Archaeal signal recognition particle RNA from a Candidatus Bathyarchaeia archaeon, 319 nucleotides, folded computationally. The sequence is in RNAcentral, with records from ENA. It is recorded under the gene name ffs. Its mean pLDDT, the model's own confidence on a scale to 100, is 76. Its Rfam family is "Archaeal signal recognition particle RNA". On this family, see Wild et al., Curr Opin Struct Biol 2002: "Towards the structure of the mammalian signal recognition particle". Gene Ontology terms of the family: signal recognition particle, plasma membrane targeting and SRP-dependent cotranslational protein targeting to membrane, signal sequence recognition.

[in-house]
């Protein structure tokens, strides 16, 4: 003296931008969108600072060494986001209008799937199940229990006898649960404290006695009637079971003929119908949203330009 690396100073630069809003206008505090490794404190919407203004007051950090950092310089491209209206599409929506189509109803055809099906599909047929009539059953219930003759007995009544209790003989168009018999017209059982009948201790009554009478208790038997059963009944009922005839026939069940399909669902298509409820060809509006276009734009990339006084010092190493 030159080069390389580092360091300090000087100098330069960054610590965000955009839209809306406000304003005469520019920033900021406000709302929204967006970027960076990247600021802190204070005041500020009846507002704070300003007038080419790209904030004010105070403080701090980071980057760069000239092909720099960086740029509110220009251009090109990409591009989140925003915005505009006689743009396009548009879910949806309002009104009108219409009835060709859709949705709705019925039927036919084609195709696909398909329960089931030679342990027998579709179809046909018979019968039953269902309804009506009629006939006779079953069960349960309701209702019903004849009259006559003769005899006996009781009641009423008459005649005769007896000193009483009583005895003998008659009558009765009264009653009868007793006996016999005829009639088709019953059986068992219960049933009388006081009201029916038989027997009737004791006691009572009449009597000289014998004997007789009424008759309590008790007992036996029966009445009205109860109950069970049998019988009868052109009285009734029934979640009962039948015969016969007729009717109806979707489902279900059984039998026969017969021999391979087929209940049903979906899709398409055709015909007809109904409606204007749904819906709609069509007309006129609105409209979330999407797109295209224009404009604005955070951010990114590239190019150009600027930055450019291309600075001064120190240390180390190399030549």
């Nucleotide at each position: 003296c030159g080069g390389u690396g580092g360091u300090g100073g000087g100098g330069g630069a960054c610590u965000g931008g955009g839209a809306a809003g406000c304003u005469g206008g520019u920033c900021g505090u406000u709302u929204c969108c967006u970027g960076u490794u990247a600021c802190c404190c204070g005041a500020a919407a009846u507002c704070g600072a300003c007038c080419u203004a790209u904030g004010c007051g105070g403080g701090a950090g980071u980057c760069c060494g000239c092909u720099a950092a960086c740029g509110a310089u220009g251009g090109u491209g990409a591009g989140c986001g925003g915005u505009a209206g006689c743009c396009u599409c548009a879910a949806c929506u309002a009104g009108g209008a219409u009835g060709a189509a859709g949705a709705c109803c019925a039927g036919g055809c084609u195709g696909u799937c398909a329960a089931c099906u030679g342990u027998g599909a579709c179809a046909c047929u018979c019968u039953g199940c269902c309804c009506c009539a009629u006939c006779a059953g079953g069960u349960c219930g309701g209702c019903g229990g004849u009259g006559g003759a003769g005899g006996g007995g009781c009641g009423c009544u008459c005649u005769c006898u007896g000193a009483a209790g009583a005895g003998a003989g008659g009558g009765u168009u009264g009653c009868u649960a007793c006996c016999u018999u005829c009639u088709c017209a019953c059986g068992g059982u219960c049933g009388a404290a006081u009201u029916c009948g038989g027997c009737g201790a004791g006691g009572c009554c009449c009597g000289g006695a014998a004997g007789g009478g009424a008759g309590c208790a008790g007992u036996c038997g029966u009445a009205a009637g109860g109950u069970c059963g049998a019988c009868g009944u052109u009285c009734g009922a029934c979640g009962c079971a039948g015969g016969u005839g007729g009717g109806a026939u979707c489902c279900c069940a059984g039998g026969g003929u017969g021999g391979a399909g087929g209940a049903g669902a979906c899709a398409g298509u055709c015909u007809g119908g109904a409606c204007a409820c749904c819906c709609u060809a069509c007309c006129u509006g609105g409209a979330a949203g999407a797109g295209a276009u224009g404009c604005c734009c955070a951010u990114c990339a590239c190019c150009a330009c600027g930055g450019a006084a291309g600075c001064c010092g120190c240390c180390a190493c190399c030549g």